[in-house]
Parts: sequence; structure tokens; C1' cells
RNA sequence: AAAUAGCACACCCGUCGCGAGGCGGGGCCGCAAAGCCACGGGGCUCACCGAGCCAGCCGGGUUGCCGAA
Repeated sequence: AAAUAGCACACCCGUCGCGAGGCGGGGCCGCAAAGCCACGGGGCUCACCGAGCCAGCCGGGUUGCCGAA
């Protein structure tokens, strides 16, 4: 490089949650870590002085598929 497989935003359906959002099914965009971990920054929510959410925002940690010359 190529091939096979994989993941999957928006959106739709179901379901859980006050909410941000999560999970299951479908799925134009996109992804070689768009696998996993809230450790740092950042964003977001609420029953707000606390408790949460986002790994498809960036960094970091950790594991990892195929593979020509």
C1' cells in the first nucleotide's frame, strides 16, 4: 500500500436518568486506537458549597488487529 473485519457523530426508534448523558437497535459524517482509564487541562448538568456527565475536545497512562517493500 491493499484486503478482511471493527468502531460510529448527526438523526430515528425503544429504554434508564431531574439533567448533562448512558444502554440496546438502525445509521448519511467520520475514525488506525473514535479500545479502556476522569490523572491534568477544557466543556457540560443538577435535587448546587456538593454530586455527577463528556475518552468522537486536547494531553497523559495502559492494552492492542492486519501488513507490502